[in-house]
Order: sequence, then structure tokens, then C1' cells
RNA sequence: GGACCGUUAGCUCAGUUGGCUAGAGCGCCUCUUUGACGUAGAGGAGGUCACAGGUUCGAGUCCUGUACGGUCCA
Repeated sequence: GGACCGUUAGCUCAGUUGGCUAGAGCGCCUCUUUGACGUAGAGGAGGUCACAGGUUCGAGUCCUGUACGGUCCA
């Protein structure tokens, strides 16, 4: 330098053919339970879907560029 893959909650990851409000587990907060801790139960907070632009009635999803990470080739 080139090819391909990835980037979604604090962490690890889903997200179907573009369609109504973006999800799970763990973690965090509150309450219940306990003498207390843990476990268990109930509820809650937490998201510029890497960034910019484009297509579309509508984009996490499609297209282009950029950044970062990984694999391979030179």
C1' cells in the first nucleotide's frame, strides 16, 4: 500500500426482507426477603446505533468517505 471483517447500554453481544417505541445477559440504583451479607423476587436508570454525507415516505440495517480495531496478501 491492497483485500476482507468488525464498531449498537459501563462490559460481552443479539437485532430476520429497511417499517410502528432499539433489545438480552452481566454490572449499577431502589424496594421486598435476611439478625447481617449473599441468594431469590419486583421495579428502575442507563443509547449522538464510531463520525460525516447520500438514497428513501421511512436507515442500526442500503451506498460513499473518514477514524479506530482485527485477519490475510504484498
This is a predicted structure of a 74-nucleotide RNA (transfer RNA) from a Planctomycetota bacterium.
The organism belongs to Planctomycetota, within Bacteria.
It matches the Rfam family "tRNA". Rfam links the family to the GO term triplet codon-amino acid adaptor activity.
The sequence was found in a public genome assembly.